[in-house]
Context: one part of a larger RNA
RNA sequence: GAACGAACGCUGGUGGCGGGCCUAAUACAUGCAAGUCGAACGAGAAAGCCCUUCGGGGUGAGUAGAGUGGCGCACGGGUGAGUAACACGUAAAUGACCUACCCUUGAGUUGGGGACAACCAGAGGAAACUCUGGCUAAUACCGAAUACGGUGAACAACUUUGAAAGGAGUUCACUAAAGAGGGCUUCGGCUCUCGCUUGAGGAAGGGUUUGCGUAUCAUUAGCUUGAUGGUGGGGUAAUGGCCUACCAUGGCAACGAUGAUUAACUGGUCUGAGAGGAUGAUCAGUCACACUGGAACUGAGACACGGUCCAGACUCCUACGGGAGGCAGCAGUAGGGAAUAUUGCGCAAUGGGGGAAACCCUGACGCAGCCACGCCACGUGAGUGAGGAAGGUCUUCGGAUUGUAAAGCUCUGUCAGAAGGGAAGAACGGUUUGAUGGUUAAUACCCAUCAGAUUUGACGGUACCUUCAGAGGAAGCACCGGCUAACUUCGUGCCAGCAGCCGCGGUAAUACGAAGGGUGCAAGCGUUGUUC
Repeated sequence: GAACGAACGCUGGUGGCGGGCCUAAUACAUGCAAGUCGAACGAGAAAGCCCUUCGGGGUGAGUAGAGUGGCGCACGGGUGAGUAACACGUAAAUGACCUACCCUUGAGUUGGGGACAACCAGAGGAAACUCUGGCUAAUACCGAAUACGGUGAACAACUUUGAAAGGAGUUCACUAAAGAGGGCUUCGGCUCUCGCUUGAGGAAGGGUUUGCGUAUCAUUAGCUUGAUGGUGGGGUAAUGGCCUACCAUGGCAACGAUGAUUAACUGGUCUGAGAGGAUGAUCAGUCACACUGGAACUGAGACACGGUCCAGACUCCUACGGGAGGCAGCAGUAGGGAAUAUUGCGCAAUGGGGGAAACCCUGACGCAGCCACGCCACGUGAGUGAGGAAGGUCUUCGGAUUGUAAAGCUCUGUCAGAAGGGAAGAACGGUUUGAUGGUUAAUACCCAUCAGAUUUGACGGUACCUUCAGAGGAAGCACCGGCUAACUUCGUGCCAGCAGCCGCGGUAAUACGAAGGGUGCAAGCGUUGUUC
C1' cells in the first nucleotide's frame, strides 16, 4: 500500500447492487418447511337451509375427513463435527456393474382364485395405542395359459478382437401383465387416450477400480495375523480377504511405513510485476453428517435430517403400569461471544413433487423488513460579492489572518417532502370460437398445429413521468516533532499525559491539554485484529 463475512470509537442525507452466528455440531417454546391422485378401489358424515302428518324427508354431497392402492418422500434446503482418505482434483478402466420416471422401437395385455383394511360388534389402557370376532372392493395379493423375447444348462458350423470375450443355430428348463376414462352401437362389438407386461437401444445419473497430485512433526523407526498371496465356498448389481474353511509365509517402510497433531476438498478468493505466499464466507461442483453410538427394513435408488428398531445422555407427560421428542430446514428463543437480521408477503415468475387436466403442495424460490457490513453513484447548492464588515486568533501595535468566507444581490431545483398519472416482468395453461391435419366405419370422441376473444402480479400504487413549494431538511473524522502533507498562542512543569519506531514532558513544549490556524480523506473517518 492492498484486502476483509469483520469488531470498537466518533459521526451519519439518499439510492442501486451485493453481504449478514467466523464463537457453543450448545439447548430449544411456538408456527410453518412433502405431499398428491376420486380418470386405481370400497365405503361415507355433520353444521346450515327447506319441507313436515313431528315419525321423518330433501338439500348440503357422493362434498369433507379417514382407509386400501399408486407415485413422491434418496430431490430440493442446512451444517462442516468427522475424515490425511481413491475423501477431493485430474486423467483413465469397467472385457467386473446398476439405473424408477423420460425418449425411440419390437411383441403382448387371456382366463381364474382367496384375502386384508376401512366399516360393524366386543374387549383392554390414564394416555400412546392395542387385541378378538364378522362383512367387503381394487391398477393390492396369488395360481393357471401364452413367450416375439429374456435367463440358465448342454451341443455347436463360423468369425472378430484382445493380456483376458464371444457367437448364428438346435434341444431342455424357468419366466409376464391391470385396468381406467371418452365416443359410437343393431348390445355382438368397433375405436381413441392414459396405463400395465416383456425385450432392444438411447439419454441422464450412479457404484467400483487405477496412475499422478493433496498439511505439520523423526524430540514418532520399525509396523502388520485376515495380516500378504493361493484354492474351494458364501455374499454383492458388480471385482475383491468383502466374509469363511484349508494351504503357503508373506506384505509395508528413510523415495518416511506406523504413530501423533491439525484439517472437509476443489473451481476459486486476497495479495504480488511475476514466481510465490495466504485462504476456501457468499456463488458453483464433490464428499460427509443429521441428539450420541449401532442395525437393518422398504425401495430403481437410503443403511434414509422433518422413516423404523435397539442402546445411551438430556427434556417433557403419567393414573407410576407406561409413553413422547430431536431446528447443522425458514423465522424465532435462551446461552456463548467483540460480533451477525423478521416468529414478514406470495406461489405472480423460475424450478420441483403428484395429477389426464383443472389444480394442490413447495420457508426451494421470488420479494419485502433490519444493519454505512462492503462496492458503486448522487447530494449537502451555483454565480456575483472588498466597506477586505463584525467577532475570534496572533501581533514587532504598524498590522496580519480567518477571508469571497459571511452578509447582500441574481439564480437553479438533483435528493428528501407533497399532489396527480402509472409500468415491464404474463409466457404458458384453462374456457370459448374458427381453420387445417392425424386417427377412425364416422362429420362422435381424442390428439397435434395455428388464429381471435377472455382470464392470472407477492413485489406495489413500487420503479418511472409530470407538477408544487423552497437554499430551504442533509458534514464529519483523524492528524499537524521526524518518518509524513500540515504551526502558532495559552495552560502544565519528568506532574498530568503522549507514543507505530525514534522518542517528547524537570518554567518560553510546533511532540501533553485547550484554542486559533492548517493538512488529509469524506457519509464516512480513525483504532484494533488477520493475510499478502
Predicted 3D model of a 532-nucleotide part of an RNA (small-subunit ribosomal RNA, 5' domain) from an uncultured delta proteobacterium. Its Rfam family is "Bacterial small subunit ribosomal RNA". Its family is annotated with structural constituent of ribosome and ribosome in the Gene Ontology.